[in-house]
Molecule: small-subunit ribosomal RNA
Organism: metagenome
RNA sequence: AGAACGAACGCUGGCGGCGGGUCUUAAACAUGCAAGUCGAACGGUAGCAGGGUGUAGCAAUACAUUGCUGACGAGUGGCGGACGGGUGAGUAACACGUAGGAAUCUGCCUCGAAGAGGGGGACAACCUCUGGAAACGGAAGCUAAUACCCCAUAGUCCUGAAAAGGUAAAGGAUGGGUAACCACUCGCUUCGAGAUGAGCCUGCGGUCUAUCAGCUUGUUGGUGGGGUAAUGGCCUACCAAGGCAACGACGGAUAGCCGGUCUGAGAGGAUGAUCGGCCACACUGGAACUGAGACACGGUCCAGACUCCUACGGGAGGCAGCAGUUAAGAAUCUUGCGCAAUGGGGGAAACCCUGACGCAGCCACGCCGCGUGAACGAUGAAGGCUUUCGGGUUGUAAAGUUCAGUAGAAUGGGAAGAAUAAGUCAAGUCGAAUAGGCUUGGUGAUGACGGUACUAUUCUGAAGCCCCGGCUAAUUACGUGCCAGCAGCCGCGGUAAUACGAAGGGGGCUAGCGUUGUUCGGAAUUACUGGGCGUAAAGCGCACGUAGGCGGAUUGUUAAGUUAGGGGUGAAAUCCCAGGGCUCAACCCUGGAACUGCCUUUAAUACUGGCAAUCUCGAGUCCGAGAGAGGUGAGUGGAAUUCCGAGUGUAGAGGUGAAAUUCGUAGAUAUUCGGAGGAACACCAGUGGCGAAGGCGGCUCACUGGCUCGGUACUGACGCUGAGGUGCGAAAGCGUGGGGAGCAAACAGGAUUAGAUACCCUGGUAGUCCACGCUGUAAACGAUGGAAGCUAGCCGUCGGCAAGUUUACUUGUCGGUGGCGCAGCUAACGCAUUAAGCUUCCCGCCUGGGGAGUACGGUCGCAAGAUUAAAACUCAAAGGAAUUGACGGGGGCCCGCACAAGCGGUGGAGCAUGUGGUUUAAUUCGAAGCAACGCGCAGAACCUUACCAGCCCUUGACAUCCCGGUCGCGGUUUCCAGAGAUGGAUUCCUUCAGUUCGGCUGGACCGGUGACAGGUGCUGCAUGGCUGUCGUCAGCUCGUGUCGUGAGAUGUUGGGUUAAGUCCCGCAACGAGCGCAACCCUCGCCCUUAGUUGCCAGCAUUUAGUUGGGCACUCUAAGGGGACUGCCGGUGAUAAGCCGAGAGGAAGGUGGGGAUGACGUCAAGUCUUCAUGGCCCUUACGGGCUGGGCUACACACGUGCUACAAUGGUGGUGACAGUGGGCAGCGAGACCGCGAGGUCGAGCUAAUCUCCAAAAACCAUCUCAGUUCGGAUUGCACUCUGCAACUCGAGUGCAUGAAGUUGGAAUCGCUAGUAAUCGCGGAUCAGCAUGCCGCGGUCAAUACGUUCCCGGGCCUUGUACACACCGCCCGUCACACCAUGGGAGUUGGUUUUACCCGAAGGCGCUGCGCCAACCCGCAAGGGAAGCAGGCGACCACGGUAGGGUCAGCGACUGGGGUGAAGUCGUAACAAGGUAGCCGUAGGGGAACCUGCGGCUG
Repeated sequence: AGAACGAACGCUGGCGGCGGGUCUUAAACAUGCAAGUCGAACGGUAGCAGGGUGUAGCAAUACAUUGCUGACGAGUGGCGGACGGGUGAGUAACACGUAGGAAUCUGCCUCGAAGAGGGGGACAACCUCUGGAAACGGAAGCUAAUACCCCAUAGUCCUGAAAAGGUAAAGGAUGGGUAACCACUCGCUUCGAGAUGAGCCUGCGGUCUAUCAGCUUGUUGGUGGGGUAAUGGCCUACCAAGGCAACGACGGAUAGCCGGUCUGAGAGGAUGAUCGGCCACACUGGAACUGAGACACGGUCCAGACUCCUACGGGAGGCAGCAGUUAAGAAUCUUGCGCAAUGGGGGAAACCCUGACGCAGCCACGCCGCGUGAACGAUGAAGGCUUUCGGGUUGUAAAGUUCAGUAGAAUGGGAAGAAUAAGUCAAGUCGAAUAGGCUUGGUGAUGACGGUACUAUUCUGAAGCCCCGGCUAAUUACGUGCCAGCAGCCGCGGUAAUACGAAGGGGGCUAGCGUUGUUCGGAAUUACUGGGCGUAAAGCGCACGUAGGCGGAUUGUUAAGUUAGGGGUGAAAUCCCAGGGCUCAACCCUGGAACUGCCUUUAAUACUGGCAAUCUCGAGUCCGAGAGAGGUGAGUGGAAUUCCGAGUGUAGAGGUGAAAUUCGUAGAUAUUCGGAGGAACACCAGUGGCGAAGGCGGCUCACUGGCUCGGUACUGACGCUGAGGUGCGAAAGCGUGGGGAGCAAACAGGAUUAGAUACCCUGGUAGUCCACGCUGUAAACGAUGGAAGCUAGCCGUCGGCAAGUUUACUUGUCGGUGGCGCAGCUAACGCAUUAAGCUUCCCGCCUGGGGAGUACGGUCGCAAGAUUAAAACUCAAAGGAAUUGACGGGGGCCCGCACAAGCGGUGGAGCAUGUGGUUUAAUUCGAAGCAACGCGCAGAACCUUACCAGCCCUUGACAUCCCGGUCGCGGUUUCCAGAGAUGGAUUCCUUCAGUUCGGCUGGACCGGUGACAGGUGCUGCAUGGCUGUCGUCAGCUCGUGUCGUGAGAUGUUGGGUUAAGUCCCGCAACGAGCGCAACCCUCGCCCUUAGUUGCCAGCAUUUAGUUGGGCACUCUAAGGGGACUGCCGGUGAUAAGCCGAGAGGAAGGUGGGGAUGACGUCAAGUCUUCAUGGCCCUUACGGGCUGGGCUACACACGUGCUACAAUGGUGGUGACAGUGGGCAGCGAGACCGCGAGGUCGAGCUAAUCUCCAAAAACCAUCUCAGUUCGGAUUGCACUCUGCAACUCGAGUGCAUGAAGUUGGAAUCGCUAGUAAUCGCGGAUCAGCAUGCCGCGGUCAAUACGUUCCCGGGCCUUGUACACACCGCCCGUCACACCAUGGGAGUUGGUUUUACCCGAAGGCGCUGCGCCAACCCGCAAGGGAAGCAGGCGACCACGGUAGGGUCAGCGACUGGGGUGAAGUCGUAACAAGGUAGCCGUAGGGGAACCUGCGGCUG
C1' cells in the first nucleotide's frame, strides 16, 4: 500500500433516493408546547349556544329570570400521571449476558364459581366574615355521589393442630312498562385459575494494577422475635468464633452491560452512535406518602448551591422531553406541519389529549443511482509548451456536420398510502321484545406530507481535487540557489532540482478529492492457532523443598473430562442464502439457514481422571568391594623470605630503558652459625581427581557427606520439576577480639613527561591470616536451567568389573573427562550420545537503542549497599555473525641508492633565478607536501602583456549576410595638429577579373542598418583533450565450473623459483584477457651491397687525399648474421631454476641505454595552448595607443653558479673529440683596435664552405697568506644589438678588491664508462643563460648485509575504521533549551477514625389538649378507634480534631537528554602504545588509576 468512521479542516460543488446529525460541560437555561380524560359517578352553572317565562317595545330587539336542553370553568370522585420520551453521571455489582431455581405479588384483560340486602354521618364546591403585596389561607354555615362508615349474609378465602374466630359490595346508562317491576349492557364485591408484568436466589462468563498482601465485628453461623408481597443479619436480643484470600481477598484506577458494529483467511483485536433488550439517573444530598405498581423527569417534604419575584414580613423554580438560547469546543440542525396513518391514556361512544409518532426544513455527514452529451470530423488549424530548429506534443481534442433529449425549469394531467370509524341496510345470535348488544356482508365521512411520486409538451445547458524521486500509476522546460520551501519513511534544496514555486504534459479518483484524528490489518512485532533465550534482548550463582503441574506396567470398576444421539433454550433486528417490491441500486419485505453457547437426558468406554487390586524395568534399601586436593577439628614437617644475635670481610649495595629516592665506614651487600615469628605448601601435577555451585593441593589422626562397580536378597511408583520459602555462596567490604613474616589499596618520596593525581623505582598503612557475627554480589561462564528416552563412528585419558591368552596385552562392559567427525540443527560462527539434533514434562527469563538496573515506594542491611522496579523525554537506529578492503607503536616472506659501505654536494658566504611576505596606481594570472618554488616562461627594454594611469573607437582589430556608393587596392613624397592611436592636406607610380556587354556577376574598398562579432571575464567541483603521481611497482580482471542462504570465495592460495601473477610441481578448478617478457630504435662484433662531398694499403703526384687511380681499410647507410641457459659439471624433486676465475664467443645469463606506463587512486593540474556546456559584459569586462608595471625590498624559503684554494692559481707550450647549426644566415682570409669589436670580403642552401678554438692533459712559477686565493661591489672609458638600453640588456679595457679559511640541527644525488670533473653544441632569440635540451673527453670508491628509517609487493592476524588511523571515540568544565527526581512548605480533591449538632421522615412509647359515624347511656357523659403535641433511637447536611492517599505550585538542588566548528586531556577500538572487561574498595580536574579475586569476549 487495504478497510472503516456519529468525524473535523482545505479546495470544489448539478440532481435524486435511503439513512445519520452536541462524541466536549450529568454546564446554565428566556419563551412555547411535551398528560390528561370521564357530565353514562356527583353537587352544580362562572362563561358560550339554544329553548321557555316575565317586562318594555308596532316590530326588530333589549333587559330580567329559568339548569329545561346542548354543553361545561372551578370543585368532589374514578382511571391514567410507575407507560411513552431523554441521558450515561454513578456502578467492577447478581449491574449485564446465559442457564437454572423457589419462598412471592400482579390494576386493566380472559375463563370459572358465588354475590350485590339494610342503614348512617360528613367534607369540598357554594354562601358570609376575615388575614396576606403575593403565593396561599383561617373561621362559621349548607349540600351530593361509583367519596366515607356500620350492620347483615358468606365459602374451596385468612388465622389456627382442631374447636373456634375473622373479613365484602355501588351504582350508572339505555329500553319496555302508568307503576311495582322486568330485560340487556357497562360497572361493583369475594374466591379459584390463566395471561402479562414485577420482586428474590444460584452456577458460569466478560477490565487493568501485587510499587494494593492480608481483609472483616452485623463480621460468619445458630436460636427467639420483628419486618416484608416474599427468602434472608434485612433488623434486633442472646450464644458460638467464625468468614474471605496467591485459582488474587482488601485497596486503587478505569468503565453503563448485551444483541451487535469495524477489522481480520481464521483465531483474535478494537468498539458499544443510530435500531433493539436490560440497568441506573432526573439541579445536589436525604426521606417517605399515595398506589396493583414509585421511594416517582414535567408529584410531596426537608437540607444545600444557584436563579427569579417581593410591599423585606415572605414566596417561586428545576429542558439528561420537542424545538430553541448562552457558554464550551475542531465540531453536530427548525422556537416547522399534523394527529391523515401506527401506537398510547381517558371515555359506553362521539370525541379529547399525545414534540410518542407520521411528515416536511437545514447539512455532500455517509451509502446508492443518474447526468454534465453521442457519432463523424486532419489544413493534424490557431494558441500554449518544448526543441537537436527538422520537428514534437496538447490532439479528433476544438471548429464544423448530423443526431439525442436523461436531470432541471415552465405549463397541463395525476396515483397508492384509507381501513374492521360512527351511522344506515340485510342476515344470524342473546333476549319476552318489532329496545338494545354481538357476528357477517353491503353502503359510508376522513390526507399533514402535497403545487407529492409518475406522465405529456416546450425551453435552458451542470467538473473538480490530489499526485507525477523510490515505496507508487504518472516528466519536461523555467524561476530559486542549504535561501524560500517540501517531507508518511528514506530523504530533496549549497547555479544545469524528474523531490521547492509556478507552467506545459501525464497519472489517479470523480460530485467529490485531499489532509488530520481514531480503530483493525499488514505485525509470526506478546506467537492459542503461531516466536524465542551459546555469541543478536533473554537460563535465577547453586541446591533442598511446600503448593501446583506432569507421571511406569496389568486387571477390574466408575463415567468427571471425552465422543455420539435426543429434548429445551439461544428475543426481534443484523450477517449469510433463496425469492419478491420500489425503472436499477442503496433501502425494504417474505422464507430458510445460522447464532460455533448454556442446561438437560440417553448411550459408548479407547484415552485422561477417581476408586480397588496386582507387578517390577523407574526410584530406593541391603550385602561385598573401590577411587578421590569432598568437608570439619586437632597435631606435626621441611624449604624460602624477613628480623635479631655472633663470626669472616670491605666499599659499595640496591634498582632501572637510563637514573634517582633508599641502605652502607656507626661496617651494608656477600658469606657462615644460632635464634624468633608469621604465611604459603616447590618437585609429584596431568584439557588428572572430588564437590550442587562457590571451591578444594605438605604429612598424620579423629569425625563425617556424596559417588562408582559387582551381587540381585528386599520395598513396590515411594518419581520428575518446583511459584513463594529455606540453606550454601569467590574476592572486596563491615563489627568485636587476636595476629602481623611477605605482599600491598591509601599515603610519601624519586623518576618519566608539555603535564603525570598513572604506567617504572624506593618505602609503606588498612587489608590479606585466625575466631565469632554480618554482607549476598562477580565475565558467580560451558555467557548453554533441571529430568527422561531415542539418534553413525574413530582416537585419548581416569575409576571399577568380566573374559581370553604368549603375564603383559587384547577384547567386552558400566560410570566420568577430553579431541575429531556423520546425519540433523544453526543467521552464520559453530554444536554434534557430555547436543545448540529428534521428542515429553516442569520452572525461570526476553520483546528496538538511550533515559536505567536509575527515580519513587516497599523489603533486607550497622554501613557500603542489595533486591523488587517505572515514567516523562529523546533517537532511527543500537546489535550479532560473516565478507571485501584499509589500517596496526601485530606476525612471517621479499624487493628498491630504502638503510648500511663509499664518493660528491645542499644547509654557512657572494651572486643568479623562482616563490612567500611586504610595498605599490599596477607590482597581471596560474602552480602549493612528495607530485608548487631555474615550474607555465625554448629567453618581460617597446612588442610580448593578460596588469595600472591617461587619451581615443563603437557593427567594431577579425567572420558571414543585406542596402547604397566607388573602381579599386597597394606603394610612395611632403606638410600640419597630437605623446601616439588618429585626423586633415599633398606628390608620384599603378588603373582588377569574367562577361550573354546589362553597373550583369565576382573581387576589393568606403558609408549605413541590424542580426552579430569580441572577452587571457567566472566555474578544472559541469566537461573533452592532454599531463603529473603511486610506478616500469607486478599486479588488475573475465568466461564456464565448483563451494557458500548471501556479501563473496576458488582460479590469483600452497611448495620451490624469478627482475617479473617469470616458470615448474601440486590443487575444484579449467581456460582467457589487460599488464611482465618479446616484437621497435640505438650502442657493441661479423658479413653482404654501394663508394661522393668520405677513405688511401699498394702505384704515380702534391705545401696539402691536392690530383690520377682504387673502394682493401676507416666511415657513411641499407639489408642480414649472432646469444638460446644452446653445451659441460654440480645442485635441485628425474621439474622450473640456481651455481661454476667451465668451454667457446665481440658480447653470457634481461649484453648497456631508450621508447613503451595494466585496472585504478588523488573531485590531483590545466576554461591563460586548444575545444566546450552554463553564467556574466556589450559606447565595455570588447578594440587601439603612449607611458609605467610584471625588474619594487626590513625579511623567509627552494633550485643553482662562483668560491674559500697547492688534486690549486698564474704564465707558457700547443696534442686529441663528438653532437649539432647556418641565407635578413654561417662567415674563411686579410687589415685596424690592448679588447669587446670594426672594415673589406672568398666560399657555402653544406660528409664539399663555415661556426671550430676543444677543455681538463703537459712544463714552469707561486708556498699557506684573506694570499699571485676569491671575485662581489663601485668609478671611468668603450663595444654590440635595437626606433629606443633612464627605470631595465649583454659584453670589453683600466682601476676598485666585499663576504668567504669547507659550513649547526638537518638533508640530497649516485652501483660503472656510473659518480666526480672538463669543455663543446643547439632551441628560444634583434640583443640577452649560471637555466633547459643534447654531445663527447678524463675517469673512481664501496656494497659485510637486511636489525633499523622510508616506500612497495604477497600471505596471515586483530579491528568499535569504510569520506577507511589525517579514522573512530570517552568524560569533566562553560553556554542554551527540554522533560524529570528531591525539597522548607502551600493549595485543592478523595477517603477514613473519634466526637458534637440532629432538618424532614417513618418507627417505638406516650398522648392530662382535641375528637361526627361504632358501643353503653333517657340525657349529661363515658368507652373503643383516632388527631395534634411530647419523648426516644435511627439519620442527610454541617462542625471540631487526627490519619491515609492523589494532584497542582514551590526558593534551592541532583542527575538526565539534545544542541554550532567552545575548553582540558586521550580512557576505549590494532598488543590502541600499561591487553581489555566484571564485582568490590580506596584515590583523583576529567576521561580514569591502583589493590584483591575472577573471565577470555